Description
Large-subunit ribosomal RNA, domain IV from a Zetaproteobacteria bacterium, 353 nucleotides, folded computationally. Taxonomically the source falls in Candidatius Mariprofundia (Bacteria, Pseudomonadati, Pseudomonadota). Its mean pLDDT, the model's own confidence on a scale to 100, is 86. Rfam family: Bacterial large subunit ribosomal RNA.
Context: one part of a larger RNA
RNA sequence: ACACGGUUAAGGAACUCGGCAAAUUAACACCGUACCUUCGGUAUAAGGUGUGCCAGCAGUGUGUAGGACCUUGCGUCUGAAGCAUAGUCUGGUUGCAGAGAAGAGGGGGUAGCGACUGUUUAUCAAAAACAUAGCACUACGCAAAAUCGCAAGAUGAAGUAUGUGGUGUGACGCCUGCCCGGUGCUGGAAGGUUAAGAGGAGGGGUUAGACUUCGGUCGAAGCUUCGAAUUGAAGCCCCAGUAAACGGCGGCCGUAACUAUAACGGUCCUAAGGUAGCGAAAUUCCUUGUCGGGUAAGUUCCGACCUGCACGAAUGGCGUAACGACUUCCCCGCUGUCUCAACCGUGUGCCCA
Numbered sequence: 001a002c003a004c005g006g007u008u009a010a011g012g013a014a015c016u017c018g019g020c021a022a023a024u025u026a027a028c029a030c031c032g033u034a035c036c037u038u039c040g041g042u043a044u045a046a047g048g049u050g051u052g053c054c055a056g057c058a059g060u061g062u063g064u065a066g067g068a069c070c071u072u073g074c075g076u077c078u079g080a081a082g083c084a085u086a087g088u089c090u091g092g093u094u095g096c097a098g099a100g101a102a103g104a105g106g107g108g109g110u111a112g113c114g115a116c117u118g119u120u121u122a123u124c125a126a127a128a129a130c131a132u133a134g135c136a137c138u139a140c141g142c143a144a145a146a147u148c149g150c151a152a153g154a155u156g157a158a159g160u161a162u163g164u165g166g167u168g169u170g171a172c173g174c175c176u177g178c179c180c181g182g183u184g185c186u187g188g189a190a191g192g193u194u195a196a197g198a199g200g201a202g203g204g205g206u207u208a209g210a211c212u213u214c215g216g217u218c219g220a221a222g223c224u225u226c227g228a229a230u231u232g233a234a235g236c237c238c239c240a241g242u243a244a245a246c247g248g249c250g251g252c253c254g255u256a257a258c259u260a261u262a263a264c265g266g267u268c269c270u271a272a273g274g275u276a277g278c279g280a281a282a283u284u285c286c287u288u289g290u291c292g293g294g295u296a297a298g299u300u301c302c303g304a305c306c307u308g309c310a311c312g313a314a315u316g317g318c319g320u321a322a323c324g325a326c327u328u329c330c331c332c333g334c335u336g337u338c339u340c341a342a343c344c345g346u347g348u349g350c351c352c353a
Base pairs, nucleotide, nucleotide: 001348002347003346004345005344006343007342008341010339011338014337019334027051028050029049030048031047036041038171052093053092054091055090056089059085060084061083062082066078067077068076069075070073094098106332107331108330109329111327112326113324114323118130119129134169135168136167137166138165139164140163146155147154148153172319173318174317175316177249178248179247182246183245184242185241186240187239188238191237192236193235197231198230202226203225204224205223206222209218210217211216250268251267252266253265254264277311278308289305290304291303292302293301
C1' cells in the first nucleotide's frame, strides 16, 4: 500500500447517476392492524408487550390405589398418588444484558409497465421481452386440414367440430367507432386477354420427269421444314363481399353587443376524414410548456390544463385488487455512503535492518 474482516465521538444521505455498499429488522406467544379489494386478500400490514431461574396455587391430559354401578367383563364412571403440561396467575431471585452465542423480514406511501406462478440471451442484458389462462378470426366432415418424406409410410390420432391446425390479442371490468378506393382473401361467371395442344390456308428444301440457247429453267408424288385463320383452362382484367384481413382515419376562410373564443356558415378534396377514452405520456420537438403539491431551494416526481411536432380502440383503448431480484419519486428507521477520517485483526506486496 492493497484485499478481506471488525469498531468508532458528533452529525445522519450532507455521498452518489442512484442509499451502490453497509447498517437496521429478524424467533415464538399475545395484543393490535389502514387505504383499497376480484371479498380470497392486502397482512408477519403498520405498531406494541412478554421471554432466564426458583417456589407455589389453580386448570388440563394420563391414570395407580381406593370408591360407585351393573349386563360380572381384558366392563363403564369417578379418581388420592405419580408423571406430563401449551399457557395463565402469585411470590421470590439474579446479571450490563434472559429469543443472553449462531442461524432467522427493514418498513410505509406514490406512479409507470406487465394481470398472476412461469420462461429467456450456457459465457456482459432476467426485463416492460417470451409464454400464459381467457377472447376473436380462419382452415378442416375424416383416406380431415396441416406437417415430414422421391415414395412407401408416419405425425395429426388409436382423436372426430365441446375436435385438430394456423393467425392475432393477452387475467378481470367497461368497451372496441368510421373507411372495402389500394393490397390480400372469399364468391361470381357474361364479356376481353391467354399456354401447351388441336388445326392446317399458304410458303421453302429435295427430285422422277419435261424443256433447253446445254449455262440452266420448270417441276408431280413422297420425305422434310416454316406456318396464317380458327379452337383452346385456370389466372389476370371485370362484378360483388370481407377490417379482432394488411392497412387508412383532411385543408382553407368567415362568424356572437368589451376582448377572446367559435356552438354556426361557406368552400375544396377524400374510400372515409379519429368516435369513446386517454393525453408534455416508456409517445411532447419547441420544453426545465403553464398552474397547483411536495423542498429553504425540485430539468426528476405527483395532480391538473390541452397548443396530441408525431395517442387512440384485439398492430387493442382506458381502468384495475393481487403479484414483481422490473422502473420512478417521497417519507420513517438505520447506518463510515459522506463531513473526515482514526484504530484493530488476518493475508499478500514493498521499504529498511